[in-house]
RNA sequence: GUGCGCUCCGGGGCUCGGUGCAAUUCCGAACCGGCGGUGACAGUCCGCGAACCGGUGCCCGCUUCGAGCGGGACCGGCCGACCCGGUGAGAUUCCGGGACCGACGGUGACAGUCCGGAUGGGAGGUAGCGCAC
Repeated sequence: GUGCGCUCCGGGGCUCGGUGCAAUUCCGAACCGGCGGUGACAGUCCGCGAACCGGUGCCCGCUUCGAGCGGGACCGGCCGACCCGGUGAGAUUCCGGGACCGACGGUGACAGUCCGGAUGGGAGGUAGCGCAC
């Protein structure tokens, strides 16, 4: 250095005012931005993860033994949103300006920010340890 294994780490944000019986959910303003990549630093480029939907002659558990229920793994689907100007060799990434986006379930009223699945999972990591070459 490369490969494999184990361990660890691995997501932020509602404040003020208004309406209302009731809203951190509506309205006005506010606030937030996972991981890898990139000619140069990215919520909006390329890709990934999570969530959501479906499938499976596989695995585990439960079972009233029914091809039933739950979980996992794998496969597939779905998967939001940016422009203008400037600098520069190079930037939808920087600077200036103006925009835009945000799973599912819950709720006295519609949620990116509250509560829940989740003390979960996770892309991945310049982290630690071991083994092999």
A computed fold for a 133-nucleotide RNA from Allosaccharopolyspora coralli, annotated as FMN riboswitch aptamer (RFN element). The sequence is in RNAcentral, with records from Rfam. The model forms 100% of the base pairs in the Rfam consensus.